[in-house]
RNA sequence: GCGUGGGAGAGUCCUCGGGGCGGGUGACCGCCUGCGGGGCGCCGAAGGGGCAACAUCCCCGGAACCUCUCAGGCGCCAGGACCACGC
Numbered sequence: 001g002c003g004u005g006g007g008a009g010a011g012u013c014c015u016c017g018g019g020g021c022g023g024g025u026g027a028c029c030g031c032c033u034g035c036g037g038g039g040c041g042c043c044g045a046a047g048g049g050g051c052a053a054c055a056u057c058c059c060c061g062g063a064a065c066c067u068c069u070c071a072g073g074c075g076c077c078a079g080g081a082c083c084a085c086g087c
Base pairs, nucleotide, nucleotide: 001087002086003085004084005083006082011040013039014038015037016036017035018033019032020031021030022029023028041074042073043072047070048068049067050066054061
């Protein structure tokens, strides 16, 4: 590196648009939406940033499951640090 298996957390929120269904003569109204945008809230285990000892000593360097939350994510699936086995 590849294959197989395991593998956590966090929204039934608001709003705009699209679509669907229903009501109405009509303007329009109601409901649904695992479709999109925005807002607020939240999560840490892709990726990324920060640092203690230490080293150097002018700067520079420097780990994690800690920390930040830029990115990512908050139904299932998928993804997933990491772990086990095989090649």

Source information: Predicted 3D model of an 87-nucleotide RNA (Glycine riboswitch aptamer) from uncultured Terracoccus sp.